[in-house]
Molecule: transfer RNA
Organism: candidate division WWE3 bacterium CG22_combo_CG10-13_8_21_14_all_39_12
RNA sequence: GCGGGUAUAGUACAAUGGUAGUAUUCCAGCUUUCCAAGCUGAGGAUGCGGGUUCGAUUCCCGCUACCCGCU
Numbered sequence: 001g002c003g004g005g006u007a008u009a010g011u012a013c014a015a016u017g018g019u020a021g022u023a024u025u026c027c028a029g030c031u032u033u034c035c036a037a038g039c040u041g042a043g044g045a046u047g048c049g050g051g052u053u054c055g056a057u058u059c060c061c062g063c064u065a066c067c068c069g070c071u
Stems, first nucleotide, its partner, number of pairs: 001070007010024004018054001027041004047063005
């Protein structure tokens, strides 16, 4: 230099065009003499910038970061 892949909550992963979900973590409550475990509730996220579309995590382009391969 060229090609490919990935980027979603503090963490690990889903969601393939139609209000973004699960586990765990954090917070509050219940339970317990206390802690742990358990139960209930609540909060928290689509790397950045554009385009297409009535509507984009999803499709297209560029940038950034990381990974793999070639040279």